The RNA shown here (transfer RNA) has 71 nucleotides and comes from a Candidatus Shapirobacteria bacterium. NCBI's taxonomy places the organism under Bacteria, Bacteria candidate phyla, Candidatus Shapironibacteriota. Its Rfam family is "tRNA". Its family is annotated with triplet codon-amino acid adaptor activity in the Gene Ontology. The family's RNA type in Rfam is transfer RNA. The sequence is in RNAcentral, with records from ENA. Its mean pLDDT, the model's own confidence on a scale to 100, is 82.
RNA sequence: GGGCUCAUAGUUAAACGGUAUAAUACAUCAUUCGCAUUGAUGUGUUCUGGGUUCAAUUCCCAGUGAGUCCA
Numbered sequence: 001g002g003g004c005u006c007a008u009a010g011u012u013a014a015a016c017g018g019u020a021u022a023a024u025a026c027a028u029c030a031u032u033c034g035c036a037u038u039g040a041u042g043u044g045u046u047c048u049g050g051g052u053u054c055a056a057u058u059c060c061c062a063g064u065g066a067g068u069c070c071a
Base pairs, nucleotide, nucleotide: 001070002069003068004067005066006065007064010024011023012022013021018054026042027041028040029039030038047063048062049061050060051059
């Protein structure tokens, strides 16, 4: 320098154009003499900018960052 893959909640991952989901973590409550476990409830998220579309996490372009391969 070039090719490919990826970027979603504090963390790990789903979601192939139509209300962003789960686990874990965190907070509250119940259970206990207390802790742990368990159960219930709640908070919190699409890398940045632009384009297509009635509607974009999803499709297109550019940028940034990470990984990998070639030179």